This is a predicted structure of a 472-nucleotide part of an RNA (small-subunit ribosomal RNA, 5' domain) from an uncultured bacterium. RNAcentral holds the full RNA, with entries from ENA, Greengenes and SILVA. The coordinates come from a structure-prediction model, not an experiment, and the mean pLDDT is 87.
Context: one part of a larger RNA
């Protein structure tokens, strides 16, 4: 000096900003990803018979973002600079095209199993679902003969879309160069290992994975192993080198009870997707099922310790959606806590009989002390009344009668902590008598203690003041 602090004492108000560092410990309840009838059939209500509400189902598109966490990881993870053999839904630009036919499955109805989550069988049905034919500039493959592949419609009638190629932003995947902590009381490590040839694979180069054939690679410039740990941009400290950190914000990364796996898709090997094992909870007709807060809130627990189970989608942004709109715990805001930083206030002028009390006295008088009381004054905070924004666009405010702004009464509502031997600014007096007790070092106390105790006085900071912690 700094702090994501804690503890004791004390606490008026405001703005800004913080707020499990322990147990990546277990979670009651609620909400945190929906959304479209302008893609498609149906049940229900209602109907002005034109349609219109509503629900679950089948299709799209979005749950890979956005919030969490920091276990894991010493690594091409990060940072930084480069690189070549990839990809990219939505978006923007060019270009070409949008023809013709089929079979289903839910829903729904009938019929059943089951305690329940669920779940069988029949039988109808639509679609922007699936199928298949034709077409092909361009596009794949090609031994350059040839071959191979598309598409969807809807409506308010002026648009929305669908497929195919090219390019373009944007994002990602993948390689390399150099930088990333301790330890030699870890000195040798490695067989898909190191290369090569063929083949698989993959969006794509690789021993990426597989058959062979070689013996190789890596290591005192520290391989391996073991310990520790996300990493940065930063913050802190410091004159700077430098050291210690890595909350909050922002960028990358890794994770989602706990271990493995894939399926969908443009993208996942997926926090509120799915399958399989494990532990734990709960349910249960004991056959058999359910879950997963390192989202917000919020309990138990651990801890020295860290907040509301609010409030709106008004705005910024993100998902459907043509659109009204609907979601949205992201976010904007309120609430809690002197957690930190800044700012204000707890009155200001006068006032000497230097009052009264306290304390010291050498008993004369000092001290506290212009300090109070009186008088005169103002009214910041707070109260009370009245006004009242911007944030917002033609509309639309949660914050909110909020900041602010005028008016009234009235000194009114509003000072604490440490310390006083030295270092280190502040000195006397009782009580205590190596006791009680201080104490950061150095040391105090055994009858005169400026070091313990307390009172007077006094020093420092002040809504704060010490102590511990821990860093430079």
């Nucleotide at each position: 000096a700094a702090c994501g602090a804690a503890c004791g004492c004390u606490g008026g108000c405001g703005g800004c900003a913080g707020g499990c560092u322990u147990a990546a410990c277990a979670c009651a309840u609620g909400c945190a990803a929906g959304u479209c009838g302008a893609g498609c059939g149906g049940g229900c209500c209602c109907u002005u018979c034109g349609g219109g509400g509503u629900c679950a189902g089948c299709g799209g598109c979005a749950g890979a973002c956005g919030g969490g966490u920091g276990a894991g990881u010493a690594a091409c993870g990060c940072g930084u600079g480069g690189g070549a053999a990839c990809g990219u839904a939505c978006c923007c630009u060019u270009u070409g095209g949008u023809u013709c036919g089929g079979a289903a499955c839910a829903a729904c109805u009938c019929c059943g199993g089951g305690a329940a989550a669920c779940u069988g069988g029949a039988g109808c049905u639509a679609a922007u679902a699936c199928c298949g034919g034709a077409u092909a500039a361009g596009c794949c493959c090609u031994a350059a003969c040839g071959g191979g592949g598309a598409a969807a419609g809807a409506u308010u009638u002026a648009u929305c879309g669908c497929c195919g190629a090219a390019g373009g932003a944007u994002c990602g995947g993948c390689c390399c160069g150099c930088g990333u902590c301790u330890g030699a009381u870890u000195a040798g490590c490695u067989a898909g290992u190191u290369g090569g040839u063929g083949a698989g694979g993959u969006a794509a180069g690789a021993g990426c994975u597989c058959a062979c054939c070689a013996a190789g690679g890596c290591g005192a410039c520290g391989a391996u192993c073991a310990g520790u740990a996300g990493c940065u941009g930063g913050u802190c400290u410091g004159a700077g080198a430098g050291g210690a950190u890595g909350a909050u914000c922002a960028g990358c990364c890794a994770c989602a009870c706990u271990g493995g796996g894939a399926c969908u898709g443009a993208g996942a090997c997926a926090c509120g997707g799915c399958c399989c094992a494990g532990a734990c909870u709960c349910c249960u007709a004991c056959g058999g099922g359910a879950g997963g807060c390192a989202g917000c809130a919020g309990u138990g627990g651990g801890g020295a310790a860290u907040a509301u189970u609010g409030g709106a989608c008004a705005a910024u942004g993100g998902g459907c959606g043509c659109a009204a709109g609907c979601c949205u715990g992201a976010u904007c805001c309120a609430g809690c806590c002197a957690u930190g930083c800044c700012g204000c206030g707890u009155g200001a002028g006068u006032g000497a009989u230097g009052a009264a009390g306290g304390c010291c006295u050498u008993a004369g008088g000092g001290u506290u002390g212009u300090a109070a009381a009186g008088c005169u004054c103002u009214u910041u905070u707070g109260u009370c009344c009245g006004g009242g924004a911007a944030g917002a666009u033609a509309a639309u405010g949660a914050c909110u009668g909020u900041a602010c702004c005028g008016g009234a009464a009235g000194a009114a509502u509003a000072a604490g902590c440490c310390c006083c031997g030295g270092c280190u600014a502040a000195c006397u007096u009782c009580g205590u008598g190596c006791c009680a007790g201080c104490a950061g070092c150095c040391g105090c106390g055994g009858u005169a203690a400026u070091a313990c105790g307390a009172a007077g006085g006094g020093g420092g900071c002040u809504a704060g003041c010490g102590u511990u912690g821990u860093u430079c």